[in-house]
RNA sequence: GGCGCACUCAUCGAAAGAUGAGGGCGCGAAGCCGAAUGUCCUCCGGGUUGGACAACCCAAGGACAGCUUAGGUUGCCACC
Numbered sequence: 001g002g003c004g005c006a007c008u009c010a011u012c013g014a015a016a017g018a019u020g021a022g023g024g025c026g027c028g029a030a031g032c033c034g035a036a037u038g039u040c041c042u043c044c045g046g047g048u049u050g051g052a053c054a055a056c057c058c059a060a061g062g063a064c065a066g067c068u069u070a071g072g073u074u075g076c077c078a079c080c
Base pairs, nucleotide, nucleotide: 002027003026007022008021009020010019011018012017025066031073032072033071035069036068037065038064039063040062041061042060045058046057047056048055049054
């Protein structure tokens, strides 16, 4: 001397969540790249039930993995 899960504050988003700042614990690739897998969300569209609010399903889309996997690539050690 690196990263940033929980959490806190601010902003953005319909939501999942994202961005910025801080960050105990933790991490030796918890760097980058694309892939697979798993999980989460449902503004808009379609369907079923229902008097309606609404509930459920489908499609499409969005997001996350510090609850994943294998590969490529870079990085000297060492997680205070």